[in-house]
């Protein structure tokens, strides 16, 4: 000194936390020792029991053992010190101690004041003490009660009581005097006690002091105004009485006063101060110890005694309580120190001593003393001290973590060497003590020697904040939390351990108080929009005020004096700390006196510039009352005149043949003023508009005439106050709450329609609120400018009006400075100042509730608390949405073509079935998807048989020669089992041996077991969409911004121009493949035009082969070139670009492909792999037969094949590409109607196969039927692959021949070599292709346009959203609990009352 917490993020504003201090402390876990403190905050609750007040014999009477004395009839007496239960006396019992219940007061606390006073003991001073006198207790004697306690009678002392003389003095009372006190004089009243040791003591009376107390003033300190009004002994005054004193302290008469918004009176709550704690201060909280006042002593009262009480351990009275009792009556007060019960979280010993200090009481010795002085008991609090040092590394064991390498606990232990505070044991042994003895504390500090690490370490935390991390167990459990918040299988936030951090005999928790919180703001804060300007004026008290002079001195300021008790605070000094002791300072709105006058103030006096008043002009929907006027709407009458009108998105109720609507004339009636009309005008504010007249209020400008600080504000007051609203009484055309009908709609107590009542109007009254807003209170100043308008003066200039210049008042913009949190505000401040007044202190309860007030009534003004939440707000920002705007793009729509949705059958899902139908994928972005191909096998499921170090990989140790391993047997579904026959081993080394094989154990193995929400990789998906960012400037407090925005272009954040920007990176384009044109270069297995040979057929002319030969031609695969708006014209901004043309195979990205930023969605994949972390370990592994994945009331996706004539079938004729072939592709030929089967030639391929291309095409049939369509299903033969086609496989022949006649809502795809058609190869494969990835063939149709759906981009804009709209929210209702009001009615108790019964 800050910090944490509102939001994605930030600024502000504002709560709530927390770190620090501090206690009379509680609680929890723990505890070695001392010194000084400190302990019923609760029941001022009720107490057994002890003790807390005495003393004095030098004031008096009695009694008295034992001592000495002295008599003595020896029984005894007398005396004298001495004592004393008890009396009388005298002082003390008013202090000292405890409590704080009561008190908001002169009760404290400060400074005063008594000309209104008292004062024992003690000091000073001045004087007397001379003389009578009668009682009574103790004491005895009767007697009465249980007791406590009396009673009569008798006897006696005094420093007890009574008279009373002198002198001096007090007190009153008169009279003189006097402003008054003083002073004279006179009258009255008032005192005593002795006693000795002869020094005193003691006692009376005056007069002083000292200390005590008694009363008065000023001022100072608590809440609540939802206490606003109280007061009758009240307020004064005369008189009296009463007190020490003054006073209505108290009476009797009189008067009608006296307090209050400066807070009366009430109400709650309280002792007050020094002072203690915190706080830089200023404050704020508190009033244990300790000291000073006070008050109280079970309640209440009340008075005696006295110097002092209305009295804690006195009295009386009444009341609760408690006890004793013979029932008749008595007794008691711990808020003394102990103690004990009760209350509570919670607080001690029924201890020594009077030895110290200070007290009573005595002349002393003394003597009392729970005051005090000391122990005891408690970590309650503060200080100190200790629990041992030093060296020690194999970094020990063990713990606990690990990446298994190691790191930690850690020199920490162990071990060696020390010391001995402390503890134990002994010996000594105080200061406190004075004056000779005499010490509770105490055999105690304290001091000497022995002993030996010996007797001694816990607690809190360890996500942030806040110093301090792992593992494990837990699995929104069970638990933590001061806030924020953790915990749903990897939790530094729970629990446990280890380890650290932090503080020590203590560490934490828990309440309280100040800090921090400038979060009540005096120091020191705010009200445009966070909480907050009253709706506006007028004004009274208050505040507060213009120039100037001259007093005065209350504020103010000096200076001096006095006081502010100790003790505490703070500085110094003594002292080891704390305690303590000694100096010195600090510390008040205080008192007092002096002084000064500059400021405020008050007096008194003068100015004019604030204010107001007059003079002359000026605008205006200011008020207010009459009165007038025209256009509309309704209605009434009449005339035309027919079937409709009206309303609405569409409609319907409605109105209309009993003539509506419409038009036309004529009337009645109410209300409201069109255009002018404005960014205009007036007015406090609400408000205010047709016109004329009247009364009326304000305001501006000039002019400078008067008055002369008259002014601002303005708690209360008091007056205006839109709409609705409320009374009375009018009016009532149109609108129109409420109500009614009609739509609408799931509903529609609304929007929308047709009707329609109060009200809207006038008068008179009530009401008194509004987003009464500029969300901005009034006044007054000062502070750059521009620019428009309203209402005035004035000036240039003119022939005159303009225009122009300056000025003053009001109304808008826009902006400097400069305020703000930002938006914003900016002479009309939300800026600098000044004064007023109102108002705000987290959100919710709530402008509710109870009080009061006001109102006819609705209601209003005033206005809380419990409880509950940790946020609740302001502005600005980034984004995401919006059935919001602009711009723009996309087979999104539209325009077209072809299709699903309906049929059959394939497939894949969902479901439901199953021993099991293995798993995964769920909108688009799963569903012919992982699966480029489940009869076994894949296979992960299911049943059943089997093996356990294992099917497979690696290490180690041991054994192992008829072992491994091969060929047989037996059993078995197989997989394996098996003491079964038979054959039989290698490599290195000379050998010992070793390797490797098997065997047996040990480590470890193996998991398609879970978590894709713990991950890596891979992969969709928005999207080939145009976007995503970054450096430096720059701008904002900041979070962003800006660059990347405007205008323009583009498929494109492409590019251009502009511009606080300037570059740059990932995206776009291009660079890369494949197509399309051209050339060069190649020439075999390709090509074959022109030569040459040569077969074959033809009658030829020529076709068809073969060979050379050739490299034009097509083709093959390698470089080149080619398209760049390059050229021309037109738009455009001399731009970018567009459009249009030339030329060109090809024209503005030439087609198609590959290429996916930044992210997005906890998107999918632990079953491709690979991985943490959990499970499983004779099974969740592993082998094996078999059987599942192919199931089937259904739903759904995606395809195939249809429904026919643009076809169908038969013939028959044509023209491709791409690609694949060695466990393969398979020709020719032969056989089968056909699948196929023989067969074997080429072919490792531009050479041979696979290889037929279909559709098209040309000739015929069919003729609109369920067909010569369409082929499902079924049957019954066959092939083909495989150990093996039954669950479960393709094919091919004959037969059978289902649905289907063009597909409801709905929805799909696709803009040119495309759709749509036709067919052809591959991949995986032993076989299985309607699926999927490739080719080619034939080949259309539309886009006018973007206004809608979809989605996308961009810029704006609103937001209470940010998990982002599939968001936020906000009532009501069901259940359930809490608490509460009404309630048909039951019931207790109790009171009134009336009846009955009854003594009552």
């Nucleotide at each position: 000194a800050g910090a944490g917490u509102u939001u994605g993020a930030u600024c502000c504003u504002g709560g709530c936390u927390c770190a620090g201090g501090a206690u009379g402390a509680a609680c929890g876990c723990u505890g070695g020792c001392g010194g000084c403190g400190u302990g019923c905050c609760u029941a001022a609750c009720a107490c057994a029991u002890g003790c807390a007040a005495g003393u004095c014999g030098a004031a008096c009477g009695a009694a008295g053992a034992g001592g000495c004395c002295c008599c003595u009839u020896c029984g005894g007496g007398g005396g004298u010190a001495c004592u004393u239960c008890a009396g009388u006396g005298g002082c003390g019992g008013a202090c000292g101690g405890g409590u704080g219940a009561g008190u908001a007061a002169c009760a404290c606390g400060u400074a005063g004041g008594c000309g209104a006073c008292c004062u024992g003991c003690c000091c000073c001073g001045a004087g007397g003490c001379a003389g009578g006198g009668g009682a009574u207790a103790a004491c005895g004697g009767c007697u009465c009660g249980a007791a406590a306690g009396g009673g009569c009678c008798g006897c006696u002392a005094a420093u007890a009581c009574c008279c009373a003389a002198a002198a001096g003095g007090a007190u009153c009372g008169c009279g003189a005097g006097u402003c008054g006190c003083a002073u004279c004089g006179c009258g009255a009243u008032c005192a005593g006690a002795g006693u000795u040791a002869c020094g005193g003591c003691g006692u009376c009376u005056c007069g002083g002091g000292a200390g005590g107390g008694g009363c008065c003033u000023g001022c100072g300190g608590c809440c609540c105004a939802u206490c606003a009004g109280c007061u009758a002994g009240u307020u004064g005054g005369u008189a009296g009485g009463g007190u020490a004193a003054c006073g209505g302290c108290c009476u009797a008469c009189c008067a009608a006063g006296g307090c209050g918004a400066c807070g009366a009176c009430g109400g709650g709550u309280a002792g007050g101060g020094g002072a203690c704690c915190u706080g830089a201060g200023a404050g704020g909280g508190u009033g244990a110890c300790c000291c000073c006042c006070c008050a109280c002593a079970u309640u209440g009262g009340c008075a005696c005694u006295g110097a002092c009480a209305c009295a804690c351990g006195g009295g009386c009275c009444a009341a609760a309580c408690u006890c004793c009792u013979a029932c008749g009556g008595g007794a008691g007060g711990c808020a003394g120190c102990a103690g004990u019960g009760a209350g509570g979280a919670a607080u001690a010993u029924u201890g020594c001593g009077c030895a110290a200090u200070g007290a009573g009481c005595g002349a002393a010795a003394g003597c009392u003393a729970g005051a005090c002085g000391c122990a005891g008991c408690a970590a309650c609090g503060c200080c100190g001290c200790g629990u041992g040092g030093a060296c020690g590394a194999u970094g020990a064991a063990g713990g606990c973590c690990u990446u298994c390498g190691g790191g930690u606990c850690g020199u920490a232990a162990a071990g060696u060497c020390c010391u001995u505070u402390u503890c134990a044991g002994a010996g000594g042994g105080a200061c406190g003590a004075g004056u000779g003895a005499g010490g509770a504390c105490g055999g105690u500090a304290c001091c000497u020697c022995u002993g030996g690490a010996a007797u001694a370490a816990g607690u809190c935390a360890c996500g942030g904040c806040u110093a301090a991390c792992u593992a494990c167990g837990u699995g929104c459990c069970a638990g933590c939390a001061g806030c924020c918040g953790c915990g749903g299988u990897a939790a530094u936030a729970c629990g446990u351990a280890g380890g650290u951090g932090g503080c020590a005999a203590g560490c934490g928790u828990u309440a309280c108080u100040c800090g921090g919180a400038a979060u009540c703001a005096c120091u020191a804060g705010g009200u445009g929009u966070a909480a907050a300007g009253c709706g506006u004026g007028g004004g009274u008290a208050g505040g507060u005020g213009g120039u100037u002079u001259g007093g005065a001195a209350a504020g103010u300021u000096a200076g001096a004096a006095g006081u502010g008790a100790a003790a505490g605070c703070u500085c110094c000094a003594a002292c080891u700390a704390a305690a303590u002791u000694g100096g010195a300072g600090a510390g008040g709105c205080c008192u007092u006196c002096u002084a000064a006058a500059a400021c405020u103030u008050c007096c008194a006096g003068a100015c004019u510039u604030g204010a107001g008043u007059g003079u002359a002009g000026c605008a205006g929907g200011g008020g207010g009352a009459a009165g007038u006027g025209g256009a509309a709407u309704u209605c009434c009458c009449g005339g035309u005149g027919u079937a409709g009108c009206g309303g609405u998105g569409a409609a319907a109720u409605g109105c209309g043949u009993a003539a509506a609507u419409a038009u036309c004339g004529g009337g009645a009636g109410g209300a409201a003023c069109a255009c002018c009309u404005a960014u205009g005008g007036c007015u406090a504010a609400a408000g205010c508009g047709a016109c004329u007249u009247c009364c009326u209020a304000g305001g501006c400008u000039a002019u400078u005439a008067c008055u002369g600080a008259c002014a601002c504000u303005g708690a209360g007051c008091c007056a205006c106050g839109a709409a609705g609203a409320c009374g009375u009484g009018g009016g009532g055309a149109g609108c129109a709450a409420a109500c009614a009908g009609g739509a609408u709609u799931a509903g529609a107590u609304a929007c929308c329609c047709u009707g329609g009542u109060a009200g809207u109007c006038c008068a008179c009254g009530u009401a008194g609120u509004a987003a009464a807003c500029g969300a901005u209170g009034g006044a007054a100043a000062c502070u750059c400018g521009a620019u428009a308008u309203g209402g005035g003066a004035g000036g240039u200039a003119u022939c005159g009006a303009c225009c122009c210049c300056u000025u003053c008042c009001g109304u808008g913009u826009c902006u400097a400075a400069g305020c703000c949190a930002a938006c914003g505000c900016g002479u009309u401040a939300a800026g600098u100042u000044u004064c007023c007044c109102a108002c705000c202190u987290g959100g919710g309860g709530a402008g509710u509730a109870c009080g009061g007030c006001c109102g006819c009534a609705a209601g209003g003004c005033u206005g809380a608390a419990a409880c509950u939440c940790a946020a609740a707000a302001g502005a600005a920002u980034u984004g995401a949405c919006g059935g919001g705007g602009g711009c723009u793009c996309g087979c999104a729509c539209a325009a077209g073509c072809g299709g699903u949705g309906g049929a059959g059958c394939a497939u894949g899902u969902g479901g439901u079935u199953u021993a099991a139908u293995u798993c995964g994928a769920c909108g688009c972005a799963a569903c012919g998807c992982g699966a480029a191909g489940a009869a076994c096998c894949u296979u992960a499921c299911c049943u059943g048989g089997g093996c356990u170090u294992g099917a497979a990989g690696u290490g180690c140790u041991g054994g192992u020669g008829g072992u491994a391993u091969c060929c047989g047997g037996g059993u078995g579904a197989a997989a394996g089992c098996u003491u079964u026959g038979g054959a039989g081993a290698a490599c290195c080394g000379c050998a010992a041996g070793g390797u490797a094989g098997c065997c047996a154990g040990c480590a470890g193995a193996g998991g398609u077991g879970c978590u894709g929400c713990a991950u890596g990789g891979u992969u969709g998906u928005c999207g080939u969409c145009a976007g995503c960012u970054c450096g430096u400037g720059u701008c904002g407090u900041g979070a962003g911004a800006u660059g990347u925005a405007u205008g323009g272009u583009u498929a494109a954040g492409u590019c251009c121009c502009a511009a606080a920007a300037c570059g740059a990176g990932c995206g776009c384009a291009a660079c890369c493949c494949u197509u399309g044109c051209c050339u060069c270069a190649u020439g075999u297995u390709g090509c074959u035009a022109a030569c040459c040979c040569u077969g074959a057929u033809g009658c030829a002319a020529a076709u068809c082969g073969g060979g050379g030969a050739g490299u034009a031609c097509u083709c093959u695969u390698g470089g080149g070139g080619g398209a760049c708006u390059g050229c021309u014209c037109c738009g455009g901004u001399u731009a970018a670009c567009g459009g249009a043309g030339a030329g060109g195979a090809a024209g503005g990205u030439g087609a198609g492909g590959a290429u996916g930023a930044c992210g997005u969605c906890a998107a999918a994949u632990c079953a491709u792999c690979a991985u943490g972390g959990c499970c499983u370990u004779u099974a969740u592994g592993u082998c094996c037969a078999g059987g599942g994945c192919u199931a089937c009331a259904c739903a759904c996706g995606u395809g195939c094949u249809a429904c026919a004539a643009u076809g169908g079938c038969u013939a028959u004729u044509a023209c491709a590409a791409c690609g694949g072939g060695a466990a393969a592709c398979c020709a020719a030929u032969c056989c089968g109607c056909a699948a196929g089967g023989a067969g074997g030639a080429g072919u490792a391929a531009a050479u041979c196969c696979c290889u037929a291309a279909a559709a098209a095409g040309u000739a015929g049939c069919c003729u609109c039927a369920g067909u010569u369509c369409a082929g499902a299903u079924u049957g019954a033969g066959g092939g083909c692959u495989g150990c093996a086609a039954c669950u479960c496989g393709c094919c091919c022949u004959c037969a059978u021949g289902a649905a289907g006649g063009a597909g409801g809502a709905a929805u799909c795809g696709c803009u040119a070599g495309u759709a749509a058609u036709c067919g052809c190869u591959a991949a995986u494969c032993a076989g299985c292709a309607g699926g999927u990835a490739g080719c080619g063939g034939u080949g259309a149709a539309u886009a006018c346009g973007u206004u809608c759906c979809c989605g996308g981009g961009c810029c704006u804009u609103g937001u209470a959203c940010a998990c982002a709209c599939c968001g936020c929210c906000c009532g009501u209702c069901a259940c359930a609990c809490c608490a509460u009001g009404g309630g048909a009615g039951c019931u207790g108790a109790u009171u009134g009352u009336a009846a009955u019964c009854g003594a009552a």